[in-house]
Context: one part of a larger RNA
RNA sequence: GAUGAACGCUAGCGAUAGGCUUAACACAUGCAAGUCGAGGGGCAUCACGAAUUAGCAAUAGUUUGGUGGCGACCGGCGCACGGGUGCGUAACACGUAUACAACCUACCUUCAAUUGGGGGAUAGCCUGGAGAAAUUCGGACUAAUACCCCAUAGUAAACGGAAGAGGCAUCUUUUUUGUUUUAAAGAUUUAUUGAUUGGAGAUGGGUAUGCGUAGGAUUAGCUAGUUGGUAAGGUAACGGCUUACCAAGGCGACGAUCCUUAGGGGUUCUGAGAGGAAGGUCCCCCACACUGGUACUGAGACACGGACCAGACUCCUACGGGAGGCAGCAGUGAGGAAUAUUGGUCAAUGGUCGAGAGACUGAACCAGCCAAGUCGCGUGAAGGAAGACGGCUCUAUGAGUUGUAAACUUCUUUUGUACAGGAGUAAAGUGAGACACGUGUGUUUUAUUGCAAGUACUGUACGAAUAAGCAUCGGCUAACUCCGUGCCAGCAGCCGCGGUAAUACGGAGGAUGCAAGCGUUAUCC
Repeated sequence: GAUGAACGCUAGCGAUAGGCUUAACACAUGCAAGUCGAGGGGCAUCACGAAUUAGCAAUAGUUUGGUGGCGACCGGCGCACGGGUGCGUAACACGUAUACAACCUACCUUCAAUUGGGGGAUAGCCUGGAGAAAUUCGGACUAAUACCCCAUAGUAAACGGAAGAGGCAUCUUUUUUGUUUUAAAGAUUUAUUGAUUGGAGAUGGGUAUGCGUAGGAUUAGCUAGUUGGUAAGGUAACGGCUUACCAAGGCGACGAUCCUUAGGGGUUCUGAGAGGAAGGUCCCCCACACUGGUACUGAGACACGGACCAGACUCCUACGGGAGGCAGCAGUGAGGAAUAUUGGUCAAUGGUCGAGAGACUGAACCAGCCAAGUCGCGUGAAGGAAGACGGCUCUAUGAGUUGUAAACUUCUUUUGUACAGGAGUAAAGUGAGACACGUGUGUUUUAUUGCAAGUACUGUACGAAUAAGCAUCGGCUAACUCCGUGCCAGCAGCCGCGGUAAUACGGAGGAUGCAAGCGUUAUCC
């Protein structure tokens, strides 16, 4: 000098950034991922309409998917993002530089072509049964952008033939030709939008390699899928990635193997620098989601709020059987010196779905708590000597000091209290209308949208009014005297103080240093 700090004393305000460093310990409760009716069958609920019954009527009841809409269900997209944590990992994990002639990429953009015909189911609904529950088994029936079959198709894929071009070794690529294989889905308010195949792009990923990236030799030898080859399988793709066979290799004092520790980087702290230390907040990458394993779906996961199995733990049970996973946001217990609210809103920024309106969003934006950091402001200003009273000290009728300090006079009102006014954040978007170009853009009119919040801020009134502490004073080190104590009580970072005149202990007066903080402790340079 620094800190995600803690402790002691003290404390007026604002802005800004920060807040479980320990038990990746266990978790009550609520919320954190849904959306689309412009894909579908439908109609549990709500509203409207219609019909009908009772009634003079108001009204009440019943029926009806007819309309708006819509619980549950089928289907699509999303749930692989966003958010959390740092257990593991000394590794191509990360950083940097390359390579893929060894690869994939939903949604998006662009280009080319297509969208013909048919079929069988199934959920929901209805019905019957089992179970305490979780849930589950039958029967009947029905739809689709769900599923299946046929047709058509090439610049697609696979296997061959021919000719040319290129390179980086395996090779790559262009043209042509033959055989085989594979597509599709509709909706509608008639504006559109979707579906299929192929090429290119963009974005995101996968893989490989050079170099860099802890400590220990009181760890010296390690290795059988081990190292290489052939063949096959597998993968989006290369590869002992896996398997069979063959060979006997491969690594190592330029530190293999083993052990310990550890997420890496941008950066941060310190230092004149070279270095040393750290990796909290923010950004990028990685790994993980009670512990271990496995795959399914999907463009993408071996998937935090998905599935299955095993284990530990907790809970429910009618004892037959079941349920769960906060290292999401709050919150609870425990651990600890120690770390916050079971708050508000989708107004903005962004995300998912949707044609849109919109819905969802503990992402995000706000508010709450904490002097835990940084910065700013204030606790008054000017005058005022009888140098007042009081305190303390001394050479003591007095002097010095506290000290222009106070009183007193004049002034100001930051701040405070009261009252009044009162933002920006809203840019756009969306709905409706008009116009222009010409089929979705632009311009314009109008309507509408603010959580924070009647907050920030501004003005008026009042009145010095509401606001100073902490540590130190022997030397290092700025700041000295008196009293008490008497090697006691105590102090102390080091040297060292204290045994009767202690500037070093305790108190007082005074002084010094910082200041809404000041000291102590811990850690790093």
This is a predicted structure of a 525-nucleotide part of an RNA (small-subunit ribosomal RNA, 5' domain) from an uncultured bacterium. Its Rfam family is "Bacterial small subunit ribosomal RNA". Its family is annotated with structural constituent of ribosome and ribosome in the Gene Ontology. Model confidence (mean pLDDT): 83 of 100. RNAcentral holds the full RNA, with entries from ENA, Greengenes and SILVA.